[in-house]
Molecule: transfer RNA
Organism: Halococcoides cellulosivorans
This record gives sequence, structure tokens and C1' cells, in this order.
RNA sequence: GCCGACGUGGUGUAGUCCGGCUAGCAUGCGACCCUGUCACGGUCGUGACCUGGGUUCGAAUCCCGGCGUCGGCG
Repeated sequence: GCCGACGUGGUGUAGUCCGGCUAGCAUGCGACCCUGUCACGGUCGUGACCUGGGUUCGAAUCCCGGCGUCGGCG
């Protein structure tokens, strides 16, 4: 230099193919309940679509550029 895959809460991950559902699940964190205390368990809460643009009534999802990570080729 060329090619490909990937990027979603603090962490891991689903959803993307085939556009519209309160963006789900686990874990973490906070409050409360439970308990003689802790742990376990329960309820509620908390917090995310890498970035800029385009298409569209509507974009995490489709298209283009950029950035980053990983892999392959040279």
C1' cells in the first nucleotide's frame, strides 16, 4: 500500500440478513425488602447503538467518507 471482519451501558453479549416492537439478556452499581449479622434471594432504579454525511415518512440496521481494533496479502 491492497483486501476482509468487527465497533451497542462499567463489562460481556443479542438485535443488523428482511428499516418501524419501551434497544433485550447477563453482570456491575444504587435504594428498598428479607436476615440476629453477612451471604443468598426478591422488587425497583441506573446506564449504550464509534464518528460525519446521504437515502427514507422513519436508520443500531441500507449507502458513502473518516477513525479505531483484529486478521490476511504484498